[in-house]
This record gives sequence, C1' cells and structure tokens, in this order.
RNA sequence: AAUGACCAUGCGGGAGAGAUCGACCCCUCCCAAAUGGAUGCGUGCCGGCGCCGACGGAGCAACCCCCCAGGAAACUCUCAGGCAAAAGGACCGCAUGGUCAGG
Repeated sequence: AAUGACCAUGCGGGAGAGAUCGACCCCUCCCAAAUGGAUGCGUGCCGGCGCCGACGGAGCAACCCCCCAGGAAACUCUCAGGCAAAAGGACCGCAUGGUCAGG
C1' cells in the first nucleotide's frame, strides 16, 4: 500500500397506510339570481372516524457485561410523526476526506 472498522459529506436506490367523511374558503359550470346544486383543488392543533410503522420517543427481551448497576432490535406500543404528489425515511451501494487497526 491492498484490506477492514467507525465518523462526516455528496450521489443513487428506498416500504407501509383514506388523494377519507363533514365544515370553511376559492375557481369553474347550471340558473333571472343565488344563502341552491354540481365539480376541482386548497386550508390551519377546524371537527370526526379508520389505518401505517423504516425518522424520533417509549417498553420488554435473546444476548453482552456483572459487586451494584448498566448496554441492547428491523420485536412491541403508537406520544409525536405519517397515510396523492412533494418532503421525510431505517437500511443498502458507490465516491471523497478523517481516525484506528493492519503491514
């Protein structure tokens, strides 16, 4: 040096679950006109029900360690979060830099 581990950054891949119901606002259409009807989005802790689990959080545990005490999941719970797109996203791959090991 190759190689391996960890950290940071960049790029790529990356699942699940209602584009739900009501309310409000806006646009378009119908109508003589609209507080009426239809339609499409939008909306913030507006209200409600149903769901998801791979950010975060919490719980138990195989196991590790052990005097005490601790650590610990992709399991479990869903508080927060999410349920078209966007964003986010555990994890995986590649590249660059740093540290340690190696030699």

The RNA shown here (Glycine riboswitch aptamer) has 103 nucleotides and comes from Ancylobacter sonchi. The coordinates come from a structure-prediction model, not an experiment, and the mean pLDDT is 77. Its Rfam family is "Glycine riboswitch aptamer". From the family's description: This family represents the bacterial glycine riboswitch.